[in-house]
Context: one part of a larger RNA
RNA sequence: CCCUGUUGAAGGAACUCGGCAAAAUGACUCUGUAACUUCGGAAUAAGGAGUAAAAAUAUGGAGCGCAAGCUCUUAUUUUUGGCACAAAAUCGGGGGUAGCGACUGUUUAUUAAAAACACAGGUCUCUGCUAACUCGCAAGAGGAUGUAUAGGGACUGACACCUGCCCGGUGCCGGUAGGUAAAGCUUUGAUGUUUACGCAUUGAGGUCAAACCCCGGUAAACGGCGGCUGUAACUAUGACGGUCCUAAGGUAGCGAAAUUCCUUGUCGGGUAAGUUCCGACCCGCAUGAAUGGUGUAACGACUUCCCCGCUGUCUCCAACAGGGACUCA
Numbered sequence: 001c002c003c004u005g006u007u008g009a010a011g012g013a014a015c016u017c018g019g020c021a022a023a024a025u026g027a028c029u030c031u032g033u034a035a036c037u038u039c040g041g042a043a044u045a046a047g048g049a050g051u052a053a054a055a056a057u058a059u060g061g062a063g064c065g066c067a068a069g070c071u072c073u074u075a076u077u078u079u080u081g082g083c084a085c086a087a088a089a090u091c092g093g094g095g096g097u098a099g100c101g102a103c104u105g106u107u108u109a110u111u112a113a114a115a116a117c118a119c120a121g122g123u124c125u126c127u128g129c130u131a132a133c134u135c136g137c138a139a140g141a142g143g144a145u146g147u148a149u150a151g152g153g154a155c156u157g158a159c160a161c162c163u164g165c166c167c168g169g170u171g172c173c174g175g176u177a178g179g180u181a182a183a184g185c186u187u188u189g190a191u192g193u194u195u196a197c198g199c200a201u202u203g204a205g206g207u208c209a210a211a212c213c214c215c216g217g218u219a220a221a222c223g224g225c226g227g228c229u230g231u232a233a234c235u236a237u238g239a240c241g242g243u244c245c246u247a248a249g250g251u252a253g254c255g256a257a258a259u260u261c262c263u264u265g266u267c268g269g270g271u272a273a274g275u276u277c278c279g280a281c282c283c284g285c286a287u288g289a290a291u292g293g294u295g296u297a298a299c300g301a302c303u304u305c306c307c308c309g310c311u312g313u314c315u316c317c318a319a320c321a322g323g324g325a326c327u328c329a
Base pairs, nucleotide, nucleotide: 001324002323003322004321005320006319007318008317010315011314014313019310027051028050029049030048031047036041038158052080053079054078055077056076057075058074060073061072062071063070064069081085093308094307095306096305098303099302100300101299105117106116121156122155123154124153125152126151127150133142134141135140159295160294161293162292164225165224166223169222170221171218172217173216174215175214178213179212184207185206186205187204188203189202190201191200192199193198226244227243228242229241230240253287254284265281266280267279268278269277
């Protein structure tokens, strides 16, 4: 000097990206317990008290026994000892705010456990049974010894309140009048060859499927959801008007946000001091409704901020124990 431990004056997070690590809490009995809430919870909330040994009392309580009685145990009172009575070991730190995800669960075997995946619930869509769909060249098998309250696919993700406008583009579904459209079939010619039948090449017309064009529907299908400009009796702002474009111009909500560039926006709160945090504001660079929007009790080895307790994390290090390193052999 290193590792693993133990202890520490005064202070107590000043350490640090961050209380990482350590300390603290801890058992049982009694007491007591807030906001909020889906009335179940939250809750061991928080906070507080007791705990050893002996005796007495309560015709105490429980069990066993025919009975006598025996065993265990509770409460109260009194007494005794110790610095300390859950005397060791085992054995929750707690509270508040916000974000995300409802929850239990699952995951990158060997750097990621999460806000990712799943989930119950919701919606759309396909499928009438030799089902759709999947595997297979096929036979066949699964679906299913099921039958639309079933099965497949896609999206969303408990619950509550909701889910606006756009079908122009792309997709899907429906429609068939017309247009376009192949081979084939058919009608009628030409050329070559042939005695002929034919064969070969080729022109023109007619007929003719799906598809495409066309006409409609459909957004919990893929997706999209505007500019410029004038205006109120201070100023400012603009309920109101004009105009251009569009398929339609973002509704309810939320909003400097896991989204805000400018930005440490501005105001308020907390601190002596706060680029983080919480509450508001709204000119949203570039929010927004099942690529779900906004809330939300409970839950979380998730993330953020604050407080109490606690401490060698630190001010600032010290001592000790064991094991290494080191020296000598």